[in-house]
Context: one part of a larger RNA
Molecule: small-subunit ribosomal RNA, central domain
Organism: uncultured bacterium
RNA sequence: UUGGGCGUAAAGCGUGUGUAGGCGGUUUACUAAGUCUGAGAUUAAAGGCUAUGGCUUAACCAUAGUUUGUUUCAGAAACUGGUAGACUAGAGUGCAGUAGAGGCAAAUGGAAUUCAUAGUGUAGCGGUGGAAUGCGUAGAUAUUAUGAGGAACAUCAGUGGCGAAGGCGAUUUGCUGGGCUGUUACUGACGCUGAGACACGAAAGCGUGGGGAGCAAAUAGGAUUAGAUACCCUAGUAGUCCACGCUGUAAACGAUGAGCACUAAGUGUCGGGAAACCGGUGCUGAAGUUAACACAUUAAGUGCUCCGCCUGAGUAGUACGGUCGCAAGACUGAAACUC
Numbered sequence: 001u002u003g004g005g006c007g008u009a010a011a012g013c014g015u016g017u018g019u020a021g022g023c024g025g026u027u028u029a030c031u032a033a034g035u036c037u038g039a040g041a042u043u044a045a046a047g048g049c050u051a052u053g054g055c056u057u058a059a060c061c062a063u064a065g066u067u068u069g070u071u072u073c074a075g076a077a078a079c080u081g082g083u084a085g086a087c088u089a090g091a092g093u094g095c096a097g098u099a100g101a102g103g104c105a106a107a108u109g110g111a112a113u114u115c116a117u118a119g120u121g122u123a124g125c126g127g128u129g130g131a132a133u134g135c136g137u138a139g140a141u142a143u144u145a146u147g148a149g150g151a152a153c154a155u156c157a158g159u160g161g162c163g164a165a166g167g168c169g170a171u172u173u174g175c176u177g178g179g180c181u182g183u184u185a186c187u188g189a190c191g192c193u194g195a196g197a198c199a200c201g202a203a204a205g206c207g208u209g210g211g212g213a214g215c216a217a218a219u220a221g222g223a224u225u226a227g228a229u230a231c232c233c234u235a236g237u238a239g240u241c242c243a244c245g246c247u248g249u250a251a252a253c254g255a256u257g258a259g260c261a262c263u264a265a266g267u268g269u270c271g272g273g274a275a276a277c278c279g280g281u282g283c284u285g286a287a288g289u290u291a292a293c294a295c296a297u298u299a300a301g302u303g304c305u306c307c308g309c310c311u312g313a314g315u316a317g318u319a320c321g322g323u324c325g326c327a328a329g330a331c332u333g334a335a336a337c338u339c
Base pairs, nucleotide, nucleotide: 004310005309006308007293008292012307014200015199016198017197021193022192023191025087026086027085028084029083030082031081033080034079035076036075037074038073039072040071041070042069047067048066049065050064051063052062053061054060090190091187092186093185094183095182096181097180098179102176103175104174105173106172107171108170109153114148115147116146117145118144119143120142124135125134161168162167205246206245207244208243209242210241214240215239219235220234221233222232257306258305259304260303261302262301265284266283267282268281269280270279271278272277288295289294312339313338314337321332322331323330324329
């Protein structure tokens, strides 16, 4: 390479938008590039293959056919392609509704923690398996009132909702994206996928400037222990928060790429609809699949299209080179050798 695969054995890019490319609905006419038919040219001979024959057989030899291909001419028109026209079942638009923690910004709110001030009040508080460090007669803890400040939004809350994913949860207002249902009014294949490319992308981390209540890497002390650079306790700095910029990774998981079509049922729930039904989200299960577990109209079933990826384990996601980054590092990514 062929072949076989990718939920858990190696293997689905974290997610989207989209260029080239690949693939693509129904129908009419033309065309003849692909395709098919016939004839010709060329394809040196030998060799190979098939058949027949000749040396007693075989090797060997002879004769006939054949050997992918390239090209010319003539024809066929079902399929693929091309050109022109038409259609509405795919796709999109309009109109009428509708659910939602979808996004961004601003303003506001209450509970709680901490701190400050003042009052009451007195000897303890705190913490643990038990203690101690720590706080407290310079009046703590507790309790009442007032104030400051930061962060997070109890109940509602739900295998509930929304979003492409990451993710999104107090309230109100403004701006704004997408979906679903109904209608059949409009366009008329405008579609699917998508190498490169671009955009988004938790947490931690980085840069500049703010902010800092609680929590808390590092750090200090107290315990535990043979030791204890830990688990437990008392403190506590980065950080966590905000603005702008960077980083670009996660068990970024459904460990399951996207799209279309088909293939038993039952049941919970959310949205729309008068209903039939349509769109999500779960459970149980038929056929079928699977090594098993399990999956099963939300497929891991049956088919088609396109992309990504895998090919024994270790070495190793390492080295080297390159690109990106302020750095940390990210992406790309081997081999020797060993088994």